[in-house]
Context: one part of a larger RNA
RNA sequence: UGACGGGGGCCCGCACAAGCGGCGGAGCAUGUGGCUUAAUUCGACGCAACGCGAAGAACCUUACCAAGGCUUGACAUAUGCCGAAAACUCGUGGAGACACGGGGUCCGUAAGGGCGGUAUACAGGUGGUGCAUGGUUGUCGUCAGCUCGUGUCGUGAGAUGUUGGGUUAAGUCCCGCAACGAGCGCAACCCUCGUUCCAUGUUGCCAGCACGUGAUGGUGGGGACUCAUGGGAGACUGCCGGGGUCAACUCGGAGGAAGGUGGGGAUGACGUCAAAUCAUCAUGCCCCUUAUGUCUUGGGCUGCACACAUGCUACAAUGGCCGGUACAAAGGGCUGCGAUACCGUGAGGUGGAGCGAAUCCCAGAAAGCCGGUCUCAGUUCGGAUUGGGGUCUGCAACUCGGCCCCAUGAAGUCGGAGUCGCUAGUAAUCGCAGAUCAGCAACGCUGCGGUGAAUACGUUCCCGGGCCUUGUACA
Numbered sequence: 001u002g003a004c005g006g007g008g009g010c011c012c013g014c015a016c017a018a019g020c021g022g023c024g025g026a027g028c029a030u031g032u033g034g035c036u037u038a039a040u041u042c043g044a045c046g047c048a049a050c051g052c053g054a055a056g057a058a059c060c061u062u063a064c065c066a067a068g069g070c071u072u073g074a075c076a077u078a079u080g081c082c083g084a085a086a087a088c089u090c091g092u093g094g095a096g097a098c099a100c101g102g103g104g105u106c107c108g109u110a111a112g113g114g115c116g117g118u119a120u121a122c123a124g125g126u127g128g129u130g131c132a133u134g135g136u137u138g139u140c141g142u143c144a145g146c147u148c149g150u151g152u153c154g155u156g157a158g159a160u161g162u163u164g165g166g167u168u169a170a171g172u173c174c175c176g177c178a179a180c181g182a183g184c185g186c187a188a189c190c191c192u193c194g195u196u197c198c199a200u201g202u203u204g205c206c207a208g209c210a211c212g213u214g215a216u217g218g219u220g221g222g223g224a225c226u227c228a229u230g231g232g233a234g235a236c237u238g239c240c241g242g243g244g245u246c247a248a249c250u251c252g253g254a255g256g257a258a259g260g261u262g263g264g265g266a267u268g269a270c271g272u273c274a275a276a277u278c279a280u281c282a283u284g285c286c287c288c289u290u291a292u293g294u295c296u297u298g299g300g301c302u303g304c305a306c307a308c309a310u311g312c313u314a315c316a317a318u319g320g321c322c323g324g325u326a327c328a329a330a331g332g333g334c335u336g337c338g339a340u341a342c343c344g345u346g347a348g349g350u351g352g353a354g355c356g357a358a359u360c361c362c363a364g365a366a367a368g369c370c371g372g373u374c375u376c377a378g379u380u381c382g383g384a385u386u387g388g389g390g391u392c393u394g395c396a397a398c399u400c401g402g403c404c405c406c407a408u409g410a411a412g413u414c415g416g417a418g419u420c421g422c423u424a425g426u427a428a429u430c431g432c433a434g435a436u437c438a439g440c441a442a443c444g445c446u447g448c449g450g451u452g453a454a455u456a457c458g459u460u461c462c463c464g465g466g467c468c469u470u471g472u473a474c475a
Base pairs, nucleotide, nucleotide: 001475002474003472004471005470007469008468009467010466011465012464013463015459016458019422020421021420022419023418026313027312028311029310030309031308032307033306034304035303042053043052064299065298066297067296068295069294070293073122077121078120079119080118081117082116083115088103089102090101091100092099093098106113107112124288125287127286128285129284133282134281135277136276137275138273140271145184146183147182148181149180150179151160152159153158164175165174166173190265191264192263193262195233196232197231198230199229200228201227205222206221209220210219211218236259239253240252241251242250243249315415319374320373321372322371323370324369325368331362332361333360336355337354341350342349343348381412386407387406388405389404390403391402392401428451429450430449431448432447433446434445
C1' cells in the first nucleotide's frame, strides 16, 4: 500500500421487511449428472454450467459408432511429362460410394486456356494445449470508481490531490484545505415513447358537400381529424414560498401533455476471476499423413433402476362446457403469403382472385361482454397413457416428425425443510407475431399489444457493494 475481521462509523441495492405470484409434491416437455451402449460426438460446472453453444439432430447437419471404399486425395497453388478425354446419358453389379462396358464428344489467333491421368512439392485434420496466444464474451457492475502531470511531504515503499463539512443517482456539485490542474469513467450529446406546431397527403383518413350500394371511403371530392414521413417548439430547479453557510442543494406550490435523471433502450472506466471459448474465426508449438485425412450406407446424438435444474399443464365454480358478440399492436410474404367458392366432423384437400404489399394475404386476436348449463364429485375438473383410423411435409416418418378424429381416461384435492421473481402500466393474467425452418418434437427464445393490482413502518437482522477509520503473525 492492499486484502481480510463472527472490529467501528456513514450510505446504497427487491438485500431484508411489507405485499402479490410462484418453485420444491403430480403428469409432461427440455437441459444436465449418472448408468447403459458398438456409439450414446464435443464443449459449458457456485453466484457467472444445467430451455447454455443449438435462432430447428429422421437423411443431410455430424464432429460419434459399425461396415464398405479412396490415397496428390472432397478442397488450393505450382511445376514436369502424357492424353483426348471430362461432363452427360444408357446398361450390368452393388446398400451406396463406386467399378466395368456402350454411346457421346473440347475451345483456340496453335502461344495457350479448360479437363483428365501420372509424378513431386504439398493438401487435409471439429486431433492436443484457452495454463503459449489474438479476437470475442461472461462477472463484480451502469457499481462510482481508476489514474496521471507538476508541486509539496517522507531516507524509502509511498502519501497528498481523491481526505474533511454539506449535498447528489453519481469522485454530482458547493465550501474548506499544500496543493494546482488534467485524463478514463458519471452526466449530456444518440434512438424510442409521451404534448404541440409547420410542411406534405398515397396505398392512409372521411368532418362538411354530392353520388351509389344488400353492405363497406365503394365513387366524385376534401386536408379538417386520425395516421404516416420529415423538420421545429417544449423541461431549464426557469418562476413563487420555506429550509440551508443564503452555497451546492432540498421540501412544498403554480403553470404545464410531461417536474426535478419524465419512462424505456443503446452505451460497461482501471481492473478481478491463469473465468469461458484452439469446435465461429485466426494462430505458435506438438501430433496424424494408405490415416487422427476423405467418400458412402446404416445406426447413434432421442438409449433408462435413478438424481438435479428450467419450464408447461393442472388440481377447478373469480371455474369447465355450449351459443351469440366486441376491441389490438408489432411483424412476415414470390422456390412466397394465398382470399371468395366447393369437398371433409377435423387435420386438410380442390382451386387459384389479389399482392414484391400503409393497397392483397397470413388474420379468426384471446382474456372480455350477453345468455344457457353443470352444483362440489376425482366430477361435464384434469388431461397423461394406450388402441384404432386419418392427414401433411419430405427420396424416406421403423428406430425417430407434426397435426386431426373416435375410443381410453392415469397421477393430481394447492405441495416438507427450504427457495425464487417483482416497486407501476410493474407483478399477475390473456392472446398475437417473428427468427431458425421442407417439416417439426417451440411448452424454448426474441418481440408485440389487451386487462391490470397489492405493498414499502423502517434499516435491527441475512446477502452484495461504496467511502472513512481501526487491528493483523496474511501478500
This is a predicted structure of a 475-nucleotide part of an RNA (small-subunit ribosomal RNA, 3' major domain) from an uncultured bacterium.